[in-house]
Predicted 3D model of a 73-nucleotide RNA (transfer RNA) from Parcubacteria group bacterium Gr01-1014_17.

RNA sequence: GGCCACGUGGCGAAGACAGCAACGCGACGGUCUGCAAAACCGUUAUGCGUGGGUGCAAAUCCCACCGUGGCCU
Numbered sequence: 001g002g003c004c005a006c007g008u009g010g011c012g013a014a015g016a017c018a019g020c021a022a023c024g025c026g027a028c029g030g031u032c033u034g035c036a037a038a039a040c041c042g043u044u045a046u047g048c049g050u051g052g053g054u055g056c057a058a059a060u061c062c063c064a065c066c067g068u069g070g071c072c073u
């Protein structure tokens, strides 16, 4: 230098057929308990790398860039 894959809440991770972003962990509150733990219920969190484009509508499609990993020379 060329090519490929990936980037989603505090962490992990699904969603790519464009149509209000799951789930688990964690945290917080409650029930229960003599107190806890466990269990159960509820809540969370500025979450779609950045900027642009298309479109009624973009995490999803297109372009550029940034970052991470891999392959080739």
Base pairs, nucleotide, nucleotide: 001072002071003070004069005068006067007066010025011024012023019056026044027043028042029041030040031039049065050064051063052062053061
The organism belongs to Bacteria candidate phyla, within Bacteria. It was read from a public genome assembly. The coordinates come from a structure-prediction model, not an experiment, and the mean pLDDT is 80. It matches the Rfam family "tRNA". By type it is a transfer RNA.